[in-house]
Context: one part of a larger RNA
C1' cells in the first nucleotide's frame, strides 16, 4: 500500500445501494411466526325478523324462519420456509462414476375399475373425580374415519418352463397353475374427488475412486474386531444385528490418540505461484434445555409433535401439574461492539380450498447505526487603500496570512414552503365478445399498492442551512516565534528533552485526506 460483519477517539449537511451479536449453542417476561377445507361429516351457539304465553309494560319462557360462531370427527399440510454451527477430520464435504440392491405424496400422461353390507366412536345430553392440567361412567349420532364379503386381464409370493442380452449374483420379454390384495364419494351438475397398475417428472438413499488441519515429545491399535454360512431386520446392501465357524483386519503411503474445525462457490491480498479467511448471498451436513426412544406418516427418528431420564424455571388448595426465542421482535448477562417488543400480504413465493378467501415475522417495505461503497454539496465571476487584525522579522520599515475579507455582479444543487405526483399491476375473480370437441383456450371493460403524498416534477427564497481531523526532525508532504530545562512530555523504527528543541506543550504558518479524519486489532 490494499482489506475488514470492526470498535475507540475527535467532528458531522443529504442522497443512493449493502451490511448490522465475530462474545454466553447463557437464561428467557411478552406478543406475533401453521395453518386450512361446510363442495368430506353429524351438529348448530349469539344475533335479527315474526307469532304466541305470563305478566311487574318491557322483561321471561316457548315457538316459526334467517343467520351462521366457537369446539368436534376426517383430509391434506405442519419434514417446506426460517434460525443456529454444538458437535462433526468424517463418504460430513468438493467432485467423478456406479445401483443388476432401492423409495418417492402432491404433479403430468396411459390402462382398467369403484358391486354389497355392517359395527362403533368424538361430538351432543345426562351423572361424576381434580385447585389445576386434565379426566372416568352411562344414553346416542354421522363421514371421504373403520372394518367385512364380491370382482382381479393388475400388483405380489410359489411351482414349471421359453427366447433375448448381459456385469458375477442375473436383466428383459412373452407365458401356465395356486394363493393373497382394492375403492368414496360430494357437487353450484361445470366438476372435483376414489381404487390398482405402467411410465414420467420432481425430491432422497446407499456404494465407490480422487482430495480434505496440526502433533511422532502421540507407534502400535483392533472380540462383532476382519472373513464366511444361515437367519433376522430394512425402501434397499451389508456385522446393520443374532447364532455357529474360521483367524484374521487396519499401521512410517502415518494406523491408534490428542487438538482444533461445520464443507463448498466463493472472499481478501498478490505480477502470479501462494498464503489468509469461509460474514452477508447460494449449495450440502448437522442441530434444535442436556441425553435417549420410538410413534404418526410417501417422507421425521420431527425447532414452535409424543415418551422416559437429567438440569433449570413456573403455578399448586402439597395430592400433583405446566415449560423451552440456535423463528421475528424484545429482556437480563457477557463483552471494544452489533438495530424495532413497527407495517402490510400491494408483488414473489409456500399451505389448505373448485373459488371467493384464510394463514404466512418467508417475504416486500418501514425504522435506527458514518459500519462499509457510491455520489452530491459547504458557492462562482470580478476585487489591492495588498484595509484592519494576528504572526514574524535585519523594526521610521518590511515579510506573511492574502483576492483572503469588505465591496460589486451572478447563480440555486441543497435546505425550506406551497402545488402537482408515479412505475411496480395484470393476473386470479366479475361482466361483455370470440374460437374449439362441452372441457378449453384467446380477447374488451371492471376491481386491487403495505412502501407513500414516497420518488420524482414545477414554482417560491436567498449565500441564504451545511468542515473537520491528523500531521510539519528523518524514514513522509509540511517552519518558525514562545513557554520548559532529562522536568513536563514525546515515540512506528531511529531516537528527541540536561537554557537558543523545526522531536515536548501553546501560537502563527504550512502539507494530506475530507463528512470524515487518526488510533487499535487481524491478515495479505
Nucleotide at each position: 500500500g490494499g482489506a475488514u460483519g470492526a470498535a475507540c477517539g475527535c467532528u458531522a449537511g443529504c442522497g443512493g445501494g449493502a451490511g448490522g451479536c465475530u462474545u454466553a449453542a447463557u437464561a428467557c417476561a411478552u406478543g406475533c411466526a401453521a395453518g386450512u377445507c361446510g363442495a368430506g361429516g353429524g351438529a348448530g351457539a349469539a344475533g335479527c325478523a315474526g307469532g304466541g304465553u305470563g305478566c311487574u309494560u318491557g322483561c321471561a319462557c316457548u315457538u316459526u324462519g334467517u343467520g351462521g360462531g366457537a369446539a368436534c370427527c376426517g383430509g391434506c399440510g405442519a419434514a417446506c420456509g426460517g434460525g443456529u454451527g454444538c458437535g462433526u477430520a468424517a463418504c460430513a464435504c468438493g467432485u467423478a462414476c456406479a445401483c443388476a440392491a432401492c423409495c418417492u405424496a402432491c404433479c403430468u400422461u396411459u390402462u382398467a375399475c369403484a358391486g354389497a353390507g355392517g359395527g362403533a366412536u368424538a361430538g351432543c345430553c345426562c351423572c361424576g373425580a381434580g385447585a389445576a392440567a386434565u379426566u372416568g361412567g352411562g344414553a346416542u349420532u354421522a363421514a371421504u374415519a373403520c372394518c367385512u364379503c364380491a370382482u382381479g386381464g393388475a400388483a405380489u409370493u410359489a411351482u414349471g418352463a421359453a427366447u433375448u442380452g448381459g456385469c458375477a449374483u442375473c436383466a428383459a420379454u412373452a407365458u401356465a397353475u395356486a394363493a393373497u390384495u382394492a375403492a368414496a364419494g360430494a357437487u353450484c351438475a361445470g366438476u372435483c374427488g376414489g381404487u390398482a397398475a405402467g411410465a414420467g417428472a420432481u425430491g432422497g438413499g446407499u456404494g465407490u475412486g480422487c482430495g480434505u488441519a496440526u502433533c511422532a515429545u502421540u507407534a502400535g491399535c483392533u472380540a462383532g474386531u476382519u472373513g464366511g454360512u444361515a437367519a433376522g431386520g430394512u425402501a434397499a446392501u451389508g456385522g446393520c444385528u443374532u447364532a455357529c465357524c474360521a483367524a484374521g483386519g487396519c499401521g512410517a503411503c502415518g494406523a491408534u490418540g490428542a487438538u482444533u474445525a461445520g464443507c463448498c462457490g466463493g472472499c481478501g491480498u498478490g505480477a502470479g505461484a501462494g498464503c489468509g479467511c469461509g460474514a452477508u448471498c447460494g449449495g450440502c451436513c448437522a442441530c434444535a434445555c442436556g441425553g435417549g426412544g420410538a410413534c404418526u406418516g410417501a417422507g421425521a427418528c420431527a425447532c414452535g409433535g409424543c415418551c422416559c431420564c437429567g438440569a433449570c424455571u413456573c403455578c399448586u388448595a402439597c395430592g400433583g401439574g405446566a415449560g423451552g426465542c440456535a423463528g421475528c421482535a424484545g429482556u437480563a448477562g457477557g463483552g471494544a461492539a452489533u438495530a424495532u417488543u413497527g407495517g402490510a400480504c400491494a408483488a414473489u413465493g409456500g399451505a389448505g380450498g373448485c373459488a371467493a378467501c384464510u394463514c404466512u415475522g418467508a417475504u416486500c417495505c418501514a425504522g435506527c447505526c458514518a459500519u462499509c461503497c457510491c455520489g452530491c454539496g459547504u458557492g462562482c465571476a470580478g476585487g489591492a487603500a495588498g484595509a484592519a487584525g494576528g504572526u514574524c522579522c535585519u523594526c521610521u520599515g518590511g515579510a506573511u496570512u492574502g483576492u483572503a475579507a469588505a465591496c460589486u455582479g451572478c447563480u440555486u444543487u441543497u435546505a425550506u414552503a406551497u402545488a402537482g405526483g408515479a412505475a411496480g399491476a395484470a393476473a386470479c375473480c366479475u361482466c361483455g365478445g370470440g374460437a374449439u370437441u362441452u372441457a378449453u383456450c384467446c380477447u374488451g371493460a371492471g376491481c386491487u399498492g403495505a412502501c407513500g403524498g414516497u420518488a420524482c416534477u414545477a414554482u417560491a427564497c436567498g449565500a441564504a442551512u451545511a468542515a473537520g481531523c491528523a500531521c510539519c526532525g528523518g524514514c513522509u508532504a509540511a517552519c518558525u516565534c514562545c513557554g520548559u530545562g532529562c522536568c513536563a512530555g514525546c515515540a512506528g523504527c531511529c531516537g528527541c528533552g540536561g537554557u537558543a528543541a523545526u522531536a515536548c506543550g501553546g501560537a502563527g504558518g504550512g502539507u494530506g485526506c475530507a463528512a470524515g479524519c487518526g488510533u487499535u486489532a487481524u491478515c495479505c

The prediction has a mean pLDDT of 84.
The part of an RNA shown here (small-subunit ribosomal RNA, 5' domain) has 524 nucleotides and comes from an uncultured Bacteroidota bacterium.
It matches the Rfam family "Bacterial small subunit ribosomal RNA".
The full RNA is in RNAcentral, with records from Greengenes.